[in-house]
c-di-AMP riboswitch aptamer (ydaO/yuaA leader) from a soil metagenome, 129 nucleotides, folded computationally.
It matches the Rfam family "c-di-AMP riboswitch aptamer (ydaO/yuaA leader)". About the family: This family represents a conserved RNA structure found upstream of the ydaO and yuaA genes in Bacillus subtilis and related genes in other bacteria.
The prediction has a mean pLDDT of 79.
């Protein structure tokens, strides 16, 4: 300068620090994201436990049992932005609830983290400059 991701922006006062400013903490607001939760509808399932976040699921074969390969499906990238198609490259992990949750108006609750990149293809449409 950019990327993945909801994970950003703004304000106020007190405290810390200080000449001051920036900054940190706290509180509040906006915005973005997630969960719980009626009727109606749906579902007949509950140790083979069940469920949530996320793209991160599933099947088959092989295996020295560490994994490997392939199919289907899902996700990300290419530099002004968005979008469609083709080609190329990469990913399909991890964590949480704790016997328990379909959908779900009102209502209630929670998060705003973390981790990366070193040369960056083509065509079409719309816009910006």
């Nucleotide at each position: 300068u950019g990327c993945c991701g909801a994970a950003u922006c703004c304000g106020a006062g007190g405290c810390a620090g200080g000449u001051a400013a920036u900054u940190g903490c706290u509180c509040g607001g906006a915005g973005c994201g997630g969960g719980g939760g009626a009727a109606c509808c749906g579902a007949u399932a509950u140790u083979u436990g069940g469920g949530g976040c996320u793209a991160a699921u599933u099947c088959a074969u092989c295996u020295u049992c560490g994994g490997a390969u392939g199919g289907a499906g899902g996700c990300g990238c290419g530099a002004c932005u968005c979008u469609u198609u083709c080609a190329g490259c990469g990913c399909c992990a991890g964590c949480c609830c704790g016997a328990c949750a379909g959908c779900u108006a009102a209502c209630c609750c929670c998060g705003c983290a973390g981790g990366c990149c070193u040369c960056a293809g083509a065509a079409g449409g719309a816009g910006a400059a």